[in-house]
Small-subunit ribosomal RNA, central domain from an uncultured prokaryote, 352 nucleotides, folded computationally.
The RNAcentral record of the full RNA draws on ENA.
Its Rfam family is "Bacterial small subunit ribosomal RNA". Rfam links the family to the GO terms ribosome and structural constituent of ribosome.
Model confidence (mean pLDDT): 86 of 100.
Context: one part of a larger RNA
RNA sequence: CUGGGCGUAAAGCGCGCGUAGGCGGUUAUUUAAGCAAGAUGUGAAAGCCCCGGGCUCAACCUAGGAACUGCAGCAUUUGAUACUGGCAAUCUUGAGUACAGUAGAGGGAGGUGGAAUUUCAGGUGUAGCGGUGAAAUGCGUAGAUAUCUGAAGGAACAUCAGUGGCGAAGGCGGCCUCCUGGACUGAUACUGACACUGAGGUGCGAAAGCGUGGGGAGCAAACAGGAUUAGAUACCCUGGUAGUCCACGCCGUAAACGAUGUCAACUAGCCGUUGGGGACCUUGAGUCUUUAGUGGCGCAGCUAACGCAUUAAGUUGACCGCCUGGGGAGUACGGACGCAAGUUUAAAACUC
Numbered sequence: 001c002u003g004g005g006c007g008u009a010a011a012g013c014g015c016g017c018g019u020a021g022g023c024g025g026u027u028a029u030u031u032a033a034g035c036a037a038g039a040u041g042u043g044a045a046a047g048c049c050c051c052g053g054g055c056u057c058a059a060c061c062u063a064g065g066a067a068c069u070g071c072a073g074c075a076u077u078u079g080a081u082a083c084u085g086g087c088a089a090u091c092u093u094g095a096g097u098a099c100a101g102u103a104g105a106g107g108g109a110g111g112u113g114g115a116a117u118u119u120c121a122g123g124u125g126u127a128g129c130g131g132u133g134a135a136a137u138g139c140g141u142a143g144a145u146a147u148c149u150g151a152a153g154g155a156a157c158a159u160c161a162g163u164g165g166c167g168a169a170g171g172c173g174g175c176c177u178c179c180u181g182g183a184c185u186g187a188u189a190c191u192g193a194c195a196c197u198g199a200g201g202u203g204c205g206a207a208a209g210c211g212u213g214g215g216g217a218g219c220a221a222a223c224a225g226g227a228u229u230a231g232a233u234a235c236c237c238u239g240g241u242a243g244u245c246c247a248c249g250c251c252g253u254a255a256a257c258g259a260u261g262u263c264a265a266c267u268a269g270c271c272g273u274u275g276g277g278g279a280c281c282u283u284g285a286g287u288c289u290u291u292a293g294u295g296g297c298g299c300a301g302c303u304a305a306c307g308c309a310u311u312a313a314g315u316u317g318a319c320c321g322c323c324u325g326g327g328g329a330g331u332a333c334g335g336a337c338g339c340a341a342g343u344u345u346a347a348a349a350c351u352c
Stems, first nucleotide, its partner, number of pairs: 004323003007306002012320001014204004021197002025091001027089001030086002033084002037078006049065002052062003094194001095191004099186004106180007113157001118152007128139002165172002209250006218244002223239004261319006269297012281284001301308002325352003334345004
């Protein structure tokens, strides 16, 4: 390379957009590049094989033949046109646009609300509070804990809340306003294949971490103390700094998981639930139906089994990514990126 694979055995890029490329709906014409057919030419010699000859034999050298050639390639030429491609057209089912609606924690900005924790000020009040398995460190007669009133400040939004919703993924949850993306439904009109995938590229991307400047209530790496213990650099307790929050800029990784790439078609059913549409009457917390999601079960089929099963891991097609025994190693070296931390690309010796 071929082959075989990628839910859990090695293997789906964290997720989009998109360039090249690959691939591509319908009808008829044309062309004849691919594809398929005929003809001609060419496919050196040597070697391999057969049978002879020459070195004393052999290796070696060598004449002739066969084979390679009932094959494959290339070139030229002739005709064919189903399929693929090209040129120029057609169509509306794919895709999209317009219109009218619907649901939503989708995104960004600004404002605003109440509960709670903490701190501060004041009142009441007195000896404990706190914490644990039990304690102690700690706080408290300089008046704590408790309780009432007021103030400050930061962060997060109980109930509603739901295998509920939205988003490509990461993710998104008090309320209001503004700006803004997508989805779904309905009925017409329009464009007319504009589609799918996507190497490179480019954008987004939890948490932690980094830079500059703010902020800091609670929590809390590090750190300190108290316990526990043989020890206890831990688990438990009392404190507590980075950080967690905001703005701007980096980082670019996660069990970034459905451990399941994207798109399309086809293939029994049953039960829930969310958003639309339709029909029916007995107008109801109704029944039936359809569509887009989201769950549970289950047949065929698939699977090593577990399980998956119209949201496929079934049956197929298009395109991309990735795997090829374990360790060494996601390491070394080199390159690229980064302020750094490090990330990405990525071996070999050796060993079992």